[in-house]
């Protein structure tokens, strides 16, 4: 400098090909069981999908540009 892949909930990730109201798992809180603790059960709160745009009647998910991070090629030495 050319390719390619990865980016979603506090963390590891599915969804995306084939657009329809954002999910699983641990983890946190709260209650239940226990003398307390831990296990277990149940209920809850958390993220508008790295950014910006554009299409669409409706984007994570289609298209364009861009960050960032990992491979590979080249090039220089």
């Nucleotide at each position: 400098c050319g390719g390619a892949g990865u980016g979603u909930a506090g963390c590891u990730c599915a969804g995306c090909c084939u657009g329809g109201u954002a999910g699983a798992g641990c983890a946190u809180u709260a209650c239940u069981u226990u003398c307390g603790g831990g296990a277990a059960g149940u209920a809850a709160g958390g993220g508008u999908c790295g950014a910006a745009g554009g299409u669409u009647c409706g984007a994570a998910u289609c298209c364009u540009u861009u960050c960032a991070c990992u491979c590979c090629g080249a090039c220089c030495a």

The RNA shown here (transfer RNA) has 77 nucleotides and comes from Beggiatoa leptomitoformis. The sequence is in RNAcentral, with records from ENA. The coordinates come from a structure-prediction model, not an experiment, and the mean pLDDT is 81.